[in-house]
Context: one part of a larger RNA
Molecule: large-subunit ribosomal RNA, domain I
Organism: Candidatus Omnitrophota bacterium
């Protein structure tokens, strides 16, 4: 050199442990904002650098409930106060809340700067304080008013509203490309990603010109099942992919336009037209209504308008049975030995493992305040019937048609249906539309207006609950001052870091050293190899000593 034993350094892997995370459910709720927001900036504590909390009333005020003995966060300590005259503390309501920010008097390199007018303070005067006002767009109303006679643009003023921000779901404009086809171009990927605009607690859709097992049928739309990977579509390649009927969940349906009829306004202009507005009326496919006759005064409903507001939740919170000895051990909740409660043996905790210590827990009670839900009642509103008659009306650049495009599961295809750029363009119940080319005979429904709870999605936060989830390289990036520290001009990337001990009883005192760092003694503790670089302490690696061996 090297192996092997032993003692130590050195590191922090395992093991135990959980403050913290994932995920999934159940429940309320579901917006905040010019009455200045989410978000920040800078303050504010007696000592105060961080995190929280609060705003020049600044670690707080006041008030109205609640709780009852200690309290001045995390966080020690010294000072200093508060409190049963009920403090701190929970919880409603209320005051107050600097500058910045949609930020809004103007201006700006966000938290600055700088300026008018009103009113008030104050000054000899002017400077100078303090408190409101004052952005722009829209929509009504008034009021002024050029060119250019009446106007009209404009100008001014009051009222109201808008804006910015939010996790996700919704609905509508635009609208990729990798990718797949084992290349690739139709096609796929996907109307997906992304970007825009809008809105709500849900959006969205909705009361048949529907469906099609074609009949003696169903009967708004939403959602799940299941029809079925079918029946179609497809370089018939990859691959895309229904419906109807059936079983459920949930149930609900309504106004208008017009024909008639009064009735107002502006216009040509006497009557009458034409434009427009208000009451009435009228609202559907056995076709309805108007219109003419006849008849009823009650019944039924209401999704909202209002009054009201029983009742019941929410936001603090009370009240809750039962155990002792003995021996072990630092310590008993474990052991033994006898009890006891139990509508309570669910769980945590406490010096080991506790139904009867402590918190709770089964099971019973509670609110002054404000907030949700909301029932009875009044009020309001809504609602009928029969016969005639064939005069009137039943949503027009609309149906439809060519042509060019999307959508439809459907890629032009034998392509019906839905929407629509461009062209042209009906009809009015003896009317129109569909039934998947397209005719016929036959059913079937009434477009070209609108509204509509529920079943359905989603969870930013808020409360509860569950887990053959993860347990510090795991589980969120964040169990710790983490979206912190750091790194980038910036878009943006982003760590690491948990454990003495029941309890600090965190080591008085003495020595050795540099008044060190760091050790040896004392002392505490069950233990100091638990000593804070502190639970447990493997391996690499380094030391010392002692065998062996080259």
């Nucleotide at each position: 050199g090297g192996u092997u034993u032993a003692u130590g350094a050195a590191g922090g892997a395992u093991g135990a442990c959980u403050u913290g995370g994932u995920a999934a459910g159940a429940u309320a709720c579901g917006g905040c904002g010019a009455u200045g927001a989410a978000g920040g900036a800078c303050g504010g504590g007696g000592u105060a650098a961080g995190c929280a909390c609060c705003g020049a009333u600044a670690u707080u005020u006041c008030u109205c409930g609640g709780g009852g003995a200690g309290c001045c966060g995390c966080a020690a300590a010294c000072a200093u106060g508060c409190u049963u005259u009920g403090a701190u503390c929970c919880g409603g309501g209320a005051a107050a809340u600097u500058c910045c920010g949609a930020a809004u008097a103007g201006g700006g390199c966000a938290a600055c700067c700088u300026a008018u007018u009103a009113c008030a303070g104050g000054u000899a005067a002017u400077u100078c304080u303090g408190u409101a006002a004052a952005a722009u767009u829209c929509u009504a109303u008034c009021u002024u008013g050029a060119a250019u006679a009446c106007a009209u643009a404009g100008a001014g003023a009051u009222a109201g509203a808008a804006a910015g921000c939010u996790a996700a779901c919704c609905a509508g404009g635009u609208g990729a490309a990798c990718u797949g086809a084992a290349a690739c171009a139709u096609c796929u990927a996907a109307g997906u990603a992304a970007c825009c605009u809008g809105a709500g607690g849900a959006a969205a859709a909705u009361a048949a010109a529907u469906c099609g097992a074609a009949a003696u049928g169903a009967g708004a739309u939403u959602c799940c099942u299941u029809u079925a990977g079918u029946a179609g579509u497809g370089g018939c390649g990859a691959g895309c992919g229904a419906a109807a009927a059936a079983g459920g969940a949930a149930c609900a349906g309504c106004c208008u336009a017009a024909a008639c009829u009064c009735u107002g306004a502006u216009g040509a202009a006497u009557u009458u037209c034409a434009u427009u507005g208000g009451a009435g009326g009228g609202u559907u496919g056995c076709g309805g209504g108007a219109c003419u006759c006849u008849a009823a005064u009650g019944u039924g409903g209401g999704a909202u308008u209002g009054u009201a507001g029983a009742a019941a939740a929410a936001u603090a919170g009370c009240a809750a049975a039962a155990g002792u000895g003995c021996a072990u051990g630092g310590a008993a909740a474990g052991g033994c030995a006898c009890g006891c409660c139990a509508a309570a043996g669910a769980a945590a905790g406490u010096g080991a493992a506790a139904g009867u210590c402590u918190u709770g827990u089964a099971u019973g009670c509670a609110a002054a305040a404000u907030u949700u839900u909301a029932a009875a009642a009044c009020a309001c509103c809504c609602u009928a019937a029969g016969a005639g008659u064939a005069u009137c009306c039943c949503a027009a650049g609309u149906a439809c048609u060519a042509c060019g495009g999307g959508a439809c599961a459907c890629g032009g295809g034998a392509a019906a249906u839905c929407c629509u750029g461009u062209a042209g363009g009906a009809a009015u119940c003896u009317g129109g539309g569909c039934c998947g080319a397209c005719c016929a005979u036959g059913g079937u429904c009434u477009a070209a207006g609108g509204c509509u709870a529920a079943a359905u999605a989603c969870g930013u936060g808020a409360u509860c609950u569950u887990a053959u989830c993860c347990g510090a390289u795991a589980g969120u990036g964040u169990a710790c001052a983490a979206g912190u520290a750091c790194c980038g001009u910036g878009a943006g990337g982003g760590a690491a870091a948990g454990u003495u001990g029941a309890a600090a009883a965190g080591a008085a005192c003495c020595c050795c050293g540099g008044u060190g760092a760091g050790g040896g003694g004392a002392g505490u503790g069950a233990a100091a190899u638990a000593g804070a670089a502190c639970c447990u302490a493997a391996a690499a690696u380094c030391a010392u000593a002692a065998a062996c061996u080259u």